[in-house]
Context: one part of a larger RNA
Molecule: large-subunit ribosomal RNA, domain I
Organism: Chloroflexota bacterium
RNA sequence: GGCUUACGGUGGAUGCCUUGGGACCAAAGGCCGAUGAAGGGCGCGGCAAGGCUGCGAUAAGCCUCGAUGAGCCGUCUAGCGGGCAUAGUCGGGGAUACCCGAAUUGGGAAACCUUAUCCGGUGUUGAGUCGGAUAACCCUUCCUGUUAAAGGGAAGGGGGGCAAGUGGGGGAACUGAAACAUCUAAGUACCCCGAAGAAAAUAAAUCAACCGAGAUUCCCCUAGUAGUGGCGAACGAACGGGGAUCAGCCUAAACCAGUGCGACUUAGUGGUGUAAGGGCCUAUGUCGCACCGGUGUUGUAGGGAUUGCCUAGAGCCACCUUAUUAGGCUCAAAGGAGUUACAAAUCUUAUUCCUAGUCGAAGGAUCCUGGGAAGGACCGUCAUAGAGGGUGACAGCCCCGUAGACGAAAGGGAUAGGACUCCUGGCGUAUUACCUGAGUACCACGGGGCACGGGAAACCUUGUGGGAAUCUGGGGGGACCACCCUCCAAGGCUAAAUACCUUUGGUCACCGAUAGCGUACCAGUACCGUGAGGGAAAGGUGAAAAGAACCCCUAGCGGGGAGUGAAAUAGAUCUGAAACCGUAAGCCU
Numbered sequence: 001g002g003c004u005u006a007c008g009g010u011g012g013a014u015g016c017c018u019u020g021g022g023a024c025c026a027a028a029g030g031c032c033g034a035u036g037a038a039g040g041g042c043g044c045g046g047c048a049a050g051g052c053u054g055c056g057a058u059a060a061g062c063c064u065c066g067a068u069g070a071g072c073c074g075u076c077u078a079g080c081g082g083g084c085a086u087a088g089u090c091g092g093g094g095a096u097a098c099c100c101g102a103a104u105u106g107g108g109a110a111a112c113c114u115u116a117u118c119c120g121g122u123g124u125u126g127a128g129u130c131g132g133a134u135a136a137c138c139c140u141u142c143c144u145g146u147u148a149a150a151g152g153g154a155a156g157g158g159g160g161g162c163a164a165g166u167g168g169g170g171g172a173a174c175u176g177a178a179a180c181a182u183c184u185a186a187g188u189a190c191c192c193c194g195a196a197g198a199a200a201a202u203a204a205a206u207c208a209a210c211c212g213a214g215a216u217u218c219c220c221c222u223a224g225u226a227g228u229g230g231c232g233a234a235c236g237a238a239c240g241g242g243g244a245u246c247a248g249c250c251u252a253a254a255c256c257a258g259u260g261c262g263a264c265u266u267a268g269u270g271g272u273g274u275a276a277g278g279g280c281c282u283a284u285g286u287c288g289c290a291c292c293g294g295u296g297u298u299g300u301a302g303g304g305a306u307u308g309c310c311u312a313g314a315g316c317c318a319c320c321u322u323a324u325u326a327g328g329c330u331c332a333a334a335g336g337a338g339u340u341a342c343a344a345a346u347c348u349u350a351u352u353c354c355u356a357g358u359c360g361a362a363g364g365a366u367c368c369u370g371g372g373a374a375g376g377a378c379c380g381u382c383a384u385a386g387a388g389g390g391u392g393a394c395a396g397c398c399c400c401g402u403a404g405a406c407g408a409a410a411g412g413g414a415u416a417g418g419a420c421u422c423c424u425g426g427c428g429u430a431u432u433a434c435c436u437g438a439g440u441a442c443c444a445c446g447g448g449g450c451a452c453g454g455g456a457a458a459c460c461u462u463g464u465g466g467g468a469a470u471c472u473g474g475g476g477g478g479a480c481c482a483c484c485c486u487c488c489a490a491g492g493c494u495a496a497a498u499a500c501c502u503u504u505g506g507u508c509a510c511c512g513a514u515a516g517c518g519u520a521c522c523a524g525u526a527c528c529g530u531g532a533g534g535g536a537a538a539g540g541u542g543a544a545a546a547g548a549a550c551c552c553c554u555a556g557c558g559g560g561g562a563g564u565g566a567a568a569u570a571g572a573u574c575u576g577a578a579a580c581c582g583u584a585a586g587c588c589u
Base pairs, nucleotide, nucleotide: 001588002587003586004585005584006583007582008581009580015574016540017539020511021510022508023507024506025505026504027503028502029501030500031161032160039100040099041098042056043055044054046080047079050076051075052074062094063093064092065091066090067089068088071084072083073082106113107112115135116134117133118132119131120130121129122128137158138157139156140155141154142153143152144151166194167193168192169191170190176183180230206213207212217244218243219242220241221240227235228234248493249492250491251437255294256293258291259290260289261288262287263286264285270281271280272279273324274323275322276321277320278319299471301436302435303434304432305431306430307428308427309426310425313331314330315329316328317327318325334424335423336422337421338420346419347418348417349416350415351414352413353412354411355410357406358405359404363379364378366377367376368375380397381396382386388400389399390398442466443465444464445463446462447461448460449459452478473488474487475486476485477484527534528533550561551560552559553558
């Protein structure tokens, strides 16, 4: 020096464990903010320096209403000193809520400095200090003002935050095409704006095919089909079928009435509901514009106006008389409808759910092993409960629970009923030709979107230019034309099925500390970076601290006894592999 064996050290693999994480399902919930949010700073404890939690100068809390309750004064974190117990804990409602932050009197290097006016407290009514109110900017409306404005005043709204999902406005490149330019990646990433718990879309100028369907959204097929494509790479429908969910409406216009403004008109021609007679009208008429109310909303066209018919309670009115009229108003009855669109608000009754909780069966002082019984033995017992967890090993009957049954003063939600609110002539294949959304449809040029790259390229959209028709009208059916079929643009609203997230409950041939979220642990922390940003490591004594009194060596660390414990090579820690380092012995050199 090597090998072997034994015993150690180091190290932290492995095994076991789980407080944490992941995924899915179901239910419930989903915006907060000038009434000052989200997020922070600084404070608040008898002894309290620091972190976490909670709270805000009323400061680990105050009031009130319920539930629970014999203990409590949060935690790392023990102790001292005290206190409460009508406490404490949990839930509903309320009060307080410093400073910064949209931050909003002005400023500012966030958590600081500071101004003006009015009111109140204190103050020798002075300086000051304390409390309250108002004072940023933008938009809308109204008032004032004026020829019009400017200016001034008031009221209401906005502003900021937000993980994912969502609508819109902009919009890459790497990459792929085995290079690369059309193409792809991709309308993705990213930026900006907006809204809501969902958003968007939505009630056919849609499809279809000569049969027909009947708003939108989402899912499964159709189908990787038809197609598009340097016909490369790649992109990629629809019709139709099956499901989820279902809901339809309101306007513009024609016409009528009213109000306001302006213009015109002397009645023979107009108006005064109609018929006759009589009267009246310089606006009570006519025209134009605006506002408000009624009417009206469609494509086998619909509506208006006129006219005819049918039906229908009462009363009143429409210059006078007579007659009449579904012309108007009021009342009543009956019927219908309704709070998410279609008008809109509130109350009440019942049931039910959520936000705290409650009750809840049944075994042993027996024997054995053991530190310990839940194990084994013996004899019982409950079960609408033998899910699960805990308890010194494996417990239906020890504890928490479980099946099942019950529960709300207060706040919130849902369903049903009532109050309440709203609506209510119909028909005509009679006449008329008044209306039915214009810089629109459409065309040209240039783009974009459609699975569709300019193509035979329809359709949708629109920057520029041109520019219709008016129901005897117009759009579409993939160039275009005809026939045929189908629909009615140029205004608007609309729940659900869908997306995402949170909470609660449940489940798992999901992980088990290099795994599972980055984070099982005081983690978005320590640390790094000027910054945007990046971003860890780190779990386990034991059933119970019973955490080793006392003695000895030592400056201490550490160790030896003693003691605890089932075990101390469980002693600050489970187990404790290997590499690596030793000690001892044997063998070889």